[in-house]
The RNA shown here (SAM riboswitch aptamer (S box leader)) has 116 nucleotides and comes from a soil metagenome. Of the family's consensus pairs, 96% are formed in the model.
RNA sequence: CAUCUAGAGGGGUGGAGGGACUGGCCCGCUGAUACCCCGGCAACCACAGAGACCAAGGUCAUCACGACCGCGGCCGACGCAGGUGCUAAUUCCAGCAGACAAAUGUCUGAGAGAUG
Numbered sequence: 001c002a003u004c005u006a007g008a009g010g011g012g013u014g015g016a017g018g019g020a021c022u023g024g025c026c027c028g029c030u031g032a033u034a035c036c037c038c039g040g041c042a043a044c045c046a047c048a049g050a051g052a053c054c055a056a057g058g059u060c061a062u063c064a065c066g067a068c069c070g071c072g073g074c075c076g077a078c079g080c081a082g083g084u085g086c087u088a089a090u091u092c093c094a095g096c097a098g099a100c101a102a103a104u105g106u107c108u109g110a111g112a113g114a115u116g
Stems, first nucleotide, its partner, number of pairs: 001116004009038005017027003021095004039087003044083002047079001051075001053073002057069004091112001096109005
């Protein structure tokens, strides 16, 4: 700096916690978290790239207008699947501020967090 309401699970080991934090609410002995194997999702980076824009400089040409090539730069559809990531719940919801409506909710923005 960008994205975070989409998407994607089987097996094995193991044995009580887990969902970042706090509160809630959930998941979990019909086996959680974790680790391993094999799949899958996605397309940030890498690779590749139709094309758009800018453009040093140059060629041609004219009374004038102009046409073409183009060092280099920038963006980039479609693609690929090498490096990451992900594969319960919107980042599970809220946390701070504001607006609107007033059981309490809806929306917007920030913060925190995650990934690149």